[in-house]
SAM riboswitch aptamer (S box leader) from a marine eukaryotic metagenome, 125 nucleotides, folded computationally. The model forms 90% of the base pairs in the Rfam consensus.
């Protein structure tokens, strides 16, 4: 800088009160054991490698004779499988709202709903 982010997938052990990114609010999860940390297992399928297939270019022979068939090779790439390796992740939509900007709708305002992109985080290249 890009791209995902409403789906999926947990037991054991040490441990001993916190945890759910900040900040505020709410809502959970937590002495039937949090967080951390280590084992085994999963989930997914981003990067790596690999198999099959549709479709696009595209070079090289054949036939044929200006465009068309075959036959073989490279490449882009959508789908599906599979996944030993590098990573992530396995309560709740990134637990849920606001935290900016922009639209509509009611208000004399203040402001209230309602939508849509942002930010801000997480993940990977």
């Nucleotide at each position: 800088u890009u791209a995902u982010c409403a789906a999926g997938a947990a037991a054991g052990a040490u441990g001993g009160a916190g945890g759910g990114a900040u900040u505020a609010g709410g809502c959970c999860c937590g002495u039937u054991g949090a967080a951390a940390u280590c084992u085994u297992g999963g989930c997914a399928a981003c990067c790596a490698a690999c198999u099959u297939u549709a479709a696009g270019u595209u070079c090289c022979g054949a036939u044929a004779a200006c465009u068309a068939u075959c036959g073989g090779g490279a490449u882009u790439g959508g789908a599906a499988a599979a996944c030993c390796g590098g990573u992530g992740c396995c309560a709740a939509u990134u637990c849920c709202u606001a935290a900016u900007u922009c639209c509509g709708a009611a208000g004399u305002a203040a402001u209230u709903c309602g939508g849509a992109a942002a930010a801000a985080g997480a993940u990977a290249a």
Overview: Its mean pLDDT, the model's own confidence on a scale to 100, is 76.